A computed fold for a 479-nucleotide part of an RNA from an uncultured bacterium, annotated as small-subunit ribosomal RNA, 3' major domain. The RNAcentral record of the full RNA draws on ENA and SILVA.
[in-house]
Context: one part of a larger RNA
RNA sequence: UGACGGGGGCCCGCACAAGCGGUGGAGCAUGUGGUUUAAUUCGACGCAACGCGAAGAACCUUACCAACCCUUGACAUGGGUAUCACCGGAGCCAGAGAAGGCUCCUUCAGUUCGGCUGGAUACCACACAGGUGCUGCAUGGCUGUCGUCAGCUCGUGUCGUGAGAUGUUGGGUUAAGUCCCGCAACGAGCGCAACCCUCGUCUUCAGUUGCCAUCAGGUUAAGCUGGGCACUCUGAAGAAACCGCCGGUGACAAGCCGGAGGAAGGUGGGGAUGACGUCAAGUCAUCAUGGCCCUUACGGGUUGGGCUACACACGUGCUACAAUGGCGUUUACAGAGGGCUGCUAACAUGCGAAUGCAAGCAAAUCCCAAAAAGACGUCUCAGUUCAGAUUGCACUCUGCAACUCGGGUGCAUGAAGCUGGAAUCGCUAGUAAUCGCAGAUCAGCACGCUGCGGUGAAUACGUUCCCGGGCCUUGUACA
Numbered sequence: 001u002g003a004c005g006g007g008g009g010c011c012c013g014c015a016c017a018a019g020c021g022g023u024g025g026a027g028c029a030u031g032u033g034g035u036u037u038a039a040u041u042c043g044a045c046g047c048a049a050c051g052c053g054a055a056g057a058a059c060c061u062u063a064c065c066a067a068c069c070c071u072u073g074a075c076a077u078g079g080g081u082a083u084c085a086c087c088g089g090a091g092c093c094a095g096a097g098a099a100g101g102c103u104c105c106u107u108c109a110g111u112u113c114g115g116c117u118g119g120a121u122a123c124c125a126c127a128c129a130g131g132u133g134c135u136g137c138a139u140g141g142c143u144g145u146c147g148u149c150a151g152c153u154c155g156u157g158u159c160g161u162g163a164g165a166u167g168u169u170g171g172g173u174u175a176a177g178u179c180c181c182g183c184a185a186c187g188a189g190c191g192c193a194a195c196c197c198u199c200g201u202c203u204u205c206a207g208u209u210g211c212c213a214u215c216a217g218g219u220u221a222a223g224c225u226g227g228g229c230a231c232u233c234u235g236a237a238g239a240a241a242c243c244g245c246c247g248g249u250g251a252c253a254a255g256c257c258g259g260a261g262g263a264a265g266g267u268g269g270g271g272a273u274g275a276c277g278u279c280a281a282g283u284c285a286u287c288a289u290g291g292c293c294c295u296u297a298c299g300g301g302u303u304g305g306g307c308u309a310c311a312c313a314c315g316u317g318c319u320a321c322a323a324u325g326g327c328g329u330u331u332a333c334a335g336a337g338g339g340c341u342g343c344u345a346a347c348a349u350g351c352g353a354a355u356g357c358a359a360g361c362a363a364a365u366c367c368c369a370a371a372a373a374g375a376c377g378u379c380u381c382a383g384u385u386c387a388g389a390u391u392g393c394a395c396u397c398u399g400c401a402a403c404u405c406g407g408g409u410g411c412a413u414g415a416a417g418c419u420g421g422a423a424u425c426g427c428u429a430g431u432a433a434u435c436g437c438a439g440a441u442c443a444g445c446a447c448g449c450u451g452c453g454g455u456g457a458a459u460a461c462g463u464u465c466c467c468g469g470g471c472c473u474u475g476u477a478c479a
Base pairs, nucleotide, nucleotide: 001479002478003476004475005474007473008472009471010470011469012468013467015463016462019427020426021425022424023423026319027318028317029316030315031314032313033312034310035309042053043052064305065304066303067302068301069300070299073128077127078126079124080123081122082121083120084119088105089104090103091102092101093100108118109117110116111115130294131293133292134291135290139288140287141283142282143281144279146277151190152189153188154187155186156185157166158165159164170181171180172179196271197270198269199268201239202238203237204236205235206234207233210229211228212227215226216225217224242265245259246258247257248256249255321420325379326378327377328376329375330374337368338367339366342361343360347356348355349354386417391412392411393410394409395408396407397406433455434454435453436452437451438450439449
């Protein structure tokens, strides 16, 4: 100087407390461990691994296993020789199958037509290619984490023999090393804040695909039509919030408390933004890369299987155990997105998944699209008209192909489960809870993920205690 203390002081955080809802019990989904297996590819392991890499394993992916094949190779550059194609098609061989091997058909371009140039194919020999093989403890890059915590440092000066100290401590204050005052310090940098995006109010400009107040037409109905741009909205430019004003308080300061006005009040809400560093944290399987290793194989191709196994254990979720509910009927109100190998209206068929036919739309125009929680009736507390696992039969969609191993529909079947031990998690407001909608990936496959809106709470006395963190101080046999 740090680090640590079941030392002290001050302060903060859904850290506790006060509340609301869960997890832990059940069934299922999903990830992991374990076990099994020819293989169940690999990585990730307290917080900070475990719905994680994977925004989507039937083949492919795919790295794993079995079998069968290739060896300058699936891919790149270079040399020599020969040919003119390549692509595509047909046949034959062995084989369970594909890859593989053989034969035939077809067949280059520019030219100064000797040739040259470019391209392609075959063969030869070699340099080489190739490796998701090892090392993240050789590395770059990227990332997690403490933590959006308020810290981390430097120059000059001063003090100390020196390591170092001071500044950065102290008194107030703040979300903040934020600001004020004081002070052997005076300044500065990276962080904080602001500048950026978005939501909330108003103004101006613009008016179609959006809108409809006024006028006219029109209908069972509808901005449907003429018309208009007032309103809504869209999207560009501005305004607006600064403790600015008033009162109190404070040290005449920084600030704090209350009030007014205002769409908004003290950082207005949300996002992006992550200092010096820590964990030899994670990644050699995104990529790049040193070293080591393989080179008729640890490289390459194909078919099939596996990654989907299942006495069990754990994590994360979904659905429930019901009446604030189930079922039936009836209809009302969003936002944000996506659409041409696409979204698909209307009509028809089907109980339905879906299918047939077929308008519109590269979309403020058309479509996905029905929002759902809502209202009325019924059920009357039961393992039930709760719950839906499991299983049987019959279909349907995608796709060469749903056996291993996809999604959906109908009929039948109707398991556990009556609110969950010890323990443990999230959340302070348009939040929790609850309700649906969309998107990426994607042929198909979502209870996951990412976004979007609808309905919409309770509680916070307080900081004694648990956890994490910041500043000062103290002890130390630790570095």